The part of an RNA shown here (small-subunit ribosomal RNA, central domain) has 349 nucleotides and comes from a metagenome. Its Rfam family is "Bacterial small subunit ribosomal RNA". Rfam links the family to the GO terms ribosome and structural constituent of ribosome. The RNAcentral record of the full RNA draws on SILVA. Model confidence (mean pLDDT): 85 of 100.
Context: one part of a larger RNA
RNA sequence: CUGGGCGUAAAAGGCGCGCAGGCGGUUUGAUUAGUCAGAUGUGAAAGCCCACGGCUUAACCGUGGAAGUGCAUUUGAAACUGUCAAACUUGAGUACCAGAGGGGUAGUGGAAUUCCCGGUGUAGAGGUGAAAUUCGUAGAUAUCGGGAGGAAUACCGGUGGCGAAGGCGACUACCUGGCUGGAUACUGACGCUGAGGCGCGAAAGCGUGGGGAGCAAACAGGAUUAGAUACCCUGGUAGUCCACGCCGUAAACGAUGUCAACUAGAUGUAGGGGGUGUUGAUCCCCUCUGUGUCGCAGCUAACGCAUUAAGUUGACCGCCUGGGGAGUACGGUCGCAAGAUUAAAACUC
Numbered sequence: 001c002u003g004g005g006c007g008u009a010a011a012a013g014g015c016g017c018g019c020a021g022g023c024g025g026u027u028u029g030a031u032u033a034g035u036c037a038g039a040u041g042u043g044a045a046a047g048c049c050c051a052c053g054g055c056u057u058a059a060c061c062g063u064g065g066a067a068g069u070g071c072a073u074u075u076g077a078a079a080c081u082g083u084c085a086a087a088c089u090u091g092a093g094u095a096c097c098a099g100a101g102g103g104g105u106a107g108u109g110g111a112a113u114u115c116c117c118g119g120u121g122u123a124g125a126g127g128u129g130a131a132a133u134u135c136g137u138a139g140a141u142a143u144c145g146g147g148a149g150g151a152a153u154a155c156c157g158g159u160g161g162c163g164a165a166g167g168c169g170a171c172u173a174c175c176u177g178g179c180u181g182g183a184u185a186c187u188g189a190c191g192c193u194g195a196g197g198c199g200c201g202a203a204a205g206c207g208u209g210g211g212g213a214g215c216a217a218a219c220a221g222g223a224u225u226a227g228a229u230a231c232c233c234u235g236g237u238a239g240u241c242c243a244c245g246c247c248g249u250a251a252a253c254g255a256u257g258u259c260a261a262c263u264a265g266a267u268g269u270a271g272g273g274g275g276u277g278u279u280g281a282u283c284c285c286c287u288c289u290g291u292g293u294c295g296c297a298g299c300u301a302a303c304g305c306a307u308u309a310a311g312u313u314g315a316c317c318g319c320c321u322g323g324g325g326a327g328u329a330c331g332g333u334c335g336c337a338a339g340a341u342u343a344a345a346a347c348u349c
Base pairs, nucleotide, nucleotide: 003321004320005319006318007303008302014200015199016198017197021193022192023191025088026087027086028085029084030083031082033081034080035077036076037075038074039073040072041071042070049065050064051063052062053061054060091190092187093186094185095184096182097181098180099179103175104174105173106172107171108170109153114148115147116146117145118144119143120142124135125134161168162167205246206245207244208243209242210241214240215239219235220234221233222232257316258315259314260313261312262311265294266293267292268291269290270289271288272287273286274285275284298305299304322349323348324347331342332341333340334339
C1' cells in the first nucleotide's frame, strides 16, 4: 500500500454556512461517452507455461505452440450509469392558519451582601477541631431608620424548554432567526455531503477606556505540621462586570460526524392535532414532533447499545495504524503577547 477500524483499547474535525468535487427520486423517448459481446491489427526477442528434439543424463540449448489481463480500429447490443429532450410528485421548498420556547437588545423591580449617616445600647464580636492573626470603649457585634453602589436574579424549576455548537433563567417593551402541528394550493429534483474557504465559538488570558458590592489567583499574616512555599482562618491585588478589539483553545463529551431508508414492544414527560368515546371539566383511544427509562431481534472483546442504535444498508467528509521520544524540534501560517495550528527524526523498549 492493501486491508481493518474510530462509545470505553489508537482514531469523529468544537459547531455551522458553503465554492469546487463526489453521490443523487419516478416515467417515456433519443444518443452510444462509460458498459457488454464479436472481429481485425498490434502486444520485439529472450524469459514463464506446454509439446517435441540435441549434448550418455541433468542443468543448458534448439524448434514449434500457447499465453500475453493491455491498446487501436471496426461491427453490434441498449438493461444500467452519463448526456439531451419531454413529463411526474413521493425528496426539497413556497404560500395560509394555529402553537410552544431561559433566542438577542434596552429599560424597570424586589430580596441579600458591603459601605456611609443617624437613633437605641454596652463589652465584647468574629473565627475554628481548638486557637490566633483581625475588628471593638475614638463605642464594635446586635437592632431600627435613611442613603450609596455593584453584581446575581431565591421560590416557579422539572433526566422540563430553546439553540448548530459554545450556551441561555426576575419583570416589561422592542428586534429577530429557527422549530412544531393542521388543511389545502403552488414550484417541479431545485437534493445530500463537503477538501480548501468564510463565520460563530465556555473559561482563562491580552489591548484601550470605564466600573468595582461580593468573591478571589498572586501576595501578607495567623494556625497546623518534623517541615507546610498546602489543606483551615483573617486580610487582600489582578480578575470576575460593561463597551470595543484580539485570542481560538477545553473531559468544546453522548468521550458516539452529517444525511436518508428499513427493523418487536412497554412506560414516563413536553408541545400540537384528531376521535359513532364522554360530550362537560376530565378520563380513555389514535396520531405527529421532541426528550427520558426499560426491553426483543441483532450487534459487541466485554461493559453495554437497542426506532434518539453502537442493529441492517447507502452517500459524502474527517481521523487511526505499537509504547516512549512528542503533539515536541525545525520550517511555514496566524497572534500585541501568551501561544495556537501544521508537524518530524535520531535514539530507545